The prediction has a mean pLDDT of 87. The RNA shown here (c-di-GMP-I riboswitch aptamer) has 84 nucleotides and comes from a marine sediment metagenome. Of the family's consensus pairs, 95% are formed in the model.

[in-house]
């Protein structure tokens, strides 16, 4: 660099079961697809509002990350093979 292989790795989506206000997270089953679909919330961006605050015709509404996504995208950091 990632065509060709080799040995192999993770695991969409959706089903069970658990935690959570939630967005999501874990465990099992399942494989859409990944050459880092390992780690890392450090930039950026998206996703939720327990709970602030305001607003309200008192059913709500609007906002804000302390939360969440690394399979949005990016930087660090590390790792197997092959090739030059």
């Nucleotide at each position: 660099u990632g065509a060709u292989a080799a040995g192999g790795g993770c695991a969409a989506a959706c089903g069970c079961g658990u935690c959570g206000a939630a967005a999501g997270g874990c465990g099992c089953g399942g494989g859409c697809g990944c050459a880092a679909a390992g780690c890392u919330a450090u930039g950026g961006g998206u996703c939720u509002a327990c709970g602030g605050u305001c607003c309200g015709c008192c059913g709500g509404g609007a906002u804000c990350a302390g939360g969440a996504c690394u399979g949005c995208c990016a930087g660090g950091c590390u790792g197997c093979c092959a090739a030059a």
The RNAcentral record of the sequence draws on MGnify.